[in-house]
A computed fold for a 101-nucleotide RNA from Natronohydrobacter sp., annotated as TPP riboswitch aptamer (THI element). The source organism's lineage runs through Bacteria, Pseudomonadati, Alphaproteobacteria, Rhodobacterales and Natronohydrobacter.
RNA sequence: CGUGAACCGUUGGGGUGCUCCGUCAGGGGCUGAGAGGCGCAAGCCAACCCAUCGAACCUGAUCCGGAUCAUACCGGCGUAGGGAACGGUGAUUUCACACGC
Numbered sequence: 001c002g003u004g005a006a007c008c009g010u011u012g013g014g015g016u017g018c019u020c021c022g023u024c025a026g027g028g029g030c031u032g033a034g035a036g037g038c039g040c041a042a043g044c045c046a047a048c049c050c051a052u053c054g055a056a057c058c059u060g061a062u063c064c065g066g067a068u069c070a071u072a073c074c075g076g077c078g079u080a081g082g083g084a085a086c087g088g089u090g091a092u093u094u095c096a097c098a099c100g101c
Stems, first nucleotide, its partner, number of pairs: 001100004006089005011051004017030005036045003057082003063076004
């Protein structure tokens, strides 16, 4: 000098994949905020993320390109189609605070 966020409560939504060893009890590796626990199953609990200013997550998708032992692992698709909200504080003007130069 520029920008204006952000936080709390309640409620709700969401995913849990790939891989190695194994004596099948379990232990290790990869990505990620999160890959957990109980249960025959349905489902429940926990952590984490997200809630319309909505890429949390689902569909398209047994999709396309690249990488990998392998997997949405990365990118595209994506200004696509869906997707769970109310209240309070704060800010929006000064100050303060946060971020950037």

The sequence was found by an Rfam model in a public genome assembly.